[in-house]
RNA sequence: AGAGUAGAUAGAGGUUGCGGUUUUUAAGAGUAGAUUUGCUGAGCUAAGCACGAUGAAGCAUUUUAAAAGGAGAAGCCGCCGAAAUGGAUAGUUGAUGCUUUAAGACUAUCUUGUUGGGGUUAUGUAGAAUAUACAUAACACUGUCACGUAGUUAUUCGUGGGGAGCUAUCAUGACG
Numbered sequence: 001a002g003a004g005u006a007g008a009u010a011g012a013g014g015u016u017g018c019g020g021u022u023u024u025u026a027a028g029a030g031u032a033g034a035u036u037u038g039c040u041g042a043g044c045u046a047a048g049c050a051c052g053a054u055g056a057a058g059c060a061u062u063u064u065a066a067a068a069g070g071a072g073a074a075g076c077c078g079c080c081g082a083a084a085u086g087g088a089u090a091g092u093u094g095a096u097g098c099u100u101u102a103a104g105a106c107u108a109u110c111u112u113g114u115u116g117g118g119g120u121u122a123u124g125u126a127g128a129a130u131a132u133a134c135a136u137a138a139c140a141c142u143g144u145c146a147c148g149u150a151g152u153u154a155u156u157c158g159u160g161g162g163g164a165g166c167u168a169u170c171a172u173g174a175c176g
Stems, first nucleotide, its partner, number of pairs: 004172002007170005014080001017079009033064002037060003043051001046100004083115003086111008116142002119139008144161005150155001
């Protein structure tokens, strides 16, 4: 002087970065359920038990009347693979009066599977929903690095790469 190192520490991207929590608001919804009266007349359930002519399911009507998940705003907290998602394993929950179970939902762990970040549009899934979330694709924007380009410089333009990245410092330290 200094390549390299899944080394250590500290940071940056955005005022619509990511997630959690509390309060509140809208929607859910005058819906589900319960209830009055009438019509009708044997089912109801995924299945079984229970229930049912002392009236099942259904329709109309009267009165009453929710909740969950998800979403917006504000405050607080933790952060920058923040986090999300795919797959696998294990557990919980899960159809009505009960039991079992299905779709689905939730939690934990593993896997260096994928994604730099948010946005718009389209398709699909979930959802009450035109809100929103997730996945895929396209489009531009933004941040960063490499190469080239213009510039005295700050920086501009073009192409491409990805977070196991990028910047700074430290540690170690090949070749010379």
Record summary:
This is a predicted structure of a 176-nucleotide RNA (Lysine riboswitch aptamer) from Cellulosilyticum lentocellum. Its mean pLDDT, the model's own confidence on a scale to 100, is 78. Rfam family: Lysine riboswitch aptamer. Rfam describes the family as follows. Riboswitches are metabolite binding domains within certain messenger RNAs that serve as precision sensors for their corresponding targets. The model forms 96% of the base pairs in the Rfam consensus.